[in-house]
Context: one part of a larger RNA
RNA sequence: GAAUGAACGUUGGCGGCAUGGAUUAGGCAUGCAAGUCGAGCGAGAAGGUUUCUGAAGCUUGCUUUAGAAGCCGGACAGCGGCGAAAGGGAGAGUAACGCGUAGUUAUGUACCCUAGGGUCCGGAAUAGCCACGGGAAACUGUGGGUAAUGCCGGAUAACAUCCCCGGAUCAAAGGUGUGAUUCCGCCCUAGGAGCAGACUGCGUCCUACUAGCUUGUUGGUGGGGUAAUGGCCCACCAAGGCAACGAUGGGUAGCGGGUGUGAGAGCAUGACCCGUCUCACUGGGACUGAGACACUGCCCAGACACCUACGGGUGGCUGCAGUCGAGAAUCUUCGGCAAUGGGCGAAAGCCUGACCGAGCGAUGCCGCGUGCGGGAUGAAGGCCCUCGGGUUGUAAACCGCUGUCGUAGGGGAGGAAGGUUCCGUGAAGAGCGGAACUUGACCUAGCCUAGGAGGAAGUACGGGCUAAGUUCGUGCCAGCAGCCGCGGUAACACGAACCGUACGAACGUUAUUC
Numbered sequence: 001g002a003a004u005g006a007a008c009g010u011u012g013g014c015g016g017c018a019u020g021g022a023u024u025a026g027g028c029a030u031g032c033a034a035g036u037c038g039a040g041c042g043a044g045a046a047g048g049u050u051u052c053u054g055a056a057g058c059u060u061g062c063u064u065u066a067g068a069a070g071c072c073g074g075a076c077a078g079c080g081g082c083g084a085a086a087g088g089g090a091g092a093g094u095a096a097c098g099c100g101u102a103g104u105u106a107u108g109u110a111c112c113c114u115a116g117g118g119u120c121c122g123g124a125a126u127a128g129c130c131a132c133g134g135g136a137a138a139c140u141g142u143g144g145g146u147a148a149u150g151c152c153g154g155a156u157a158a159c160a161u162c163c164c165c166g167g168a169u170c171a172a173a174g175g176u177g178u179g180a181u182u183c184c185g186c187c188c189u190a191g192g193a194g195c196a197g198a199c200u201g202c203g204u205c206c207u208a209c210u211a212g213c214u215u216g217u218u219g220g221u222g223g224g225g226u227a228a229u230g231g232c233c234c235a236c237c238a239a240g241g242c243a244a245c246g247a248u249g250g251g252u253a254g255c256g257g258g259u260g261u262g263a264g265a266g267c268a269u270g271a272c273c274c275g276u277c278u279c280a281c282u283g284g285g286a287c288u289g290a291g292a293c294a295c296u297g298c299c300c301a302g303a304c305a306c307c308u309a310c311g312g313g314u315g316g317c318u319g320c321a322g323u324c325g326a327g328a329a330u331c332u333u334c335g336g337c338a339a340u341g342g343g344c345g346a347a348a349g350c351c352u353g354a355c356c357g358a359g360c361g362a363u364g365c366c367g368c369g370u371g372c373g374g375g376a377u378g379a380a381g382g383c384c385c386u387c388g389g390g391u392u393g394u395a396a397a398c399c400g401c402u403g404u405c406g407u408a409g410g411g412g413a414g415g416a417a418g419g420u421u422c423c424g425u426g427a428a429g430a431g432c433g434g435a436a437c438u439u440g441a442c443c444u445a446g447c448c449u450a451g452g453a454g455g456a457a458g459u460a461c462g463g464g465c466u467a468a469g470u471u472c473g474u475g476c477c478a479g480c481a482g483c484c485g486c487g488g489u490a491a492c493a494c495g496a497a498c499c500g501u502a503c504g505a506a507c508g509u510u511a512u513u514c
Stems, first nucleotide, its partner, number of pairs: 001514004006510005013368006019361002026324003030321003035082003040079002047072012089279003098204007107196003112192008120154004129144006160169003174184002205251003212242003217239008254276004258269004281302005304315004332358001334357003340354001341352004371401004381392004405455001407450004414443002418438008458503005463484003469498005479486002
């Protein structure tokens, strides 16, 4: 000098864009953060409506009420499908094929795309529901009966699988609709895309005052297991394997793209953003599933906290806000799904603390403003003085002007693409064209009007390094200080005033890196 996720002191007008729990991976009240599909299924409350019957009131064809039947409606709950393995957070662990880079193949793949073929006939349950119980609660038992794109059996069977080459084995579900091989699905097979698993070469911090380490250890044979190779696991056999080119142990740490600095080489670093790995109160385990050994799933153990009728239960913010604690220190218990994206759905749509926005903080960077021109008797006041004057200083006053920003009001493009209905074309509910209606949480460019210089300047420094000095006070005191060093009675170095210098909505200090 440059830099920072900074903090502290003094000061503080506006805007844009960024950024904000670095410490206790400490504990958490409360709300929200993953649902959706009725065009898979049974059942169906409230409510509305029509008809009939009965009753009451009377305005005699209406109102109220009760019951029955039909239609519309669709809440809550249930079965089923898909999603919940994404998105979001954190860096505890990890010195490792974890990451980076270049490769390898013994593998899997829901949704999506392409191609071929198929979608036949039956059956038994079960939740919801009803009945009867147990329990303080959480929850739960027995009996009865019911549906499906839930479950099971049979048939069919190849370009699939196995094979001793003779053969053997394996599937499916319907829905909408007037109408379906044609729309949406379902089953089998092959290929693709993207994604994922596994393996290998090389690279990847400090320590030798850590020198030896290792028994599933190293290899083989045979098996088991897995989607898949393999001591991954097991039985048997052999005695190997690693290490001064640093094994083993200890310490520290997520890694990379990048970032800071520097002429570069390098050194330092890994906030935000992107990729990847790991974790989800601590430890262990599997289940479901295409995919997890699963942040807001399950089971067991532990610590902690809460409820309890003392028998027993419940919970997991390293999601978004918020709270306590510790700390020099880090924000709102905000708005919206309008946009982008995701899940589900045929769609309308629903959900989405992802995201988009707003709020707070000079935390950073950038931009703008705090006026402009004239104005000397060089006013007053301040400071200095050799008492003549000098300086503050065109600075102010005063005169003329402007209207940025801000304030108040008006109007307004854009962020909107889309969606619904209708019309035309078309075989078409595809596509294309047109019309009408409609969708903005939030922000606002640019414009117009009003008014008036009005609302907007500080901080550090002035001995040398280093730009900028005088007076007074103090008297080795009080104090200053980055280094040299100042202060003991004339202090340009302490404190104050005036003046000056630097930067400026900031200026200094501290910490850290180059």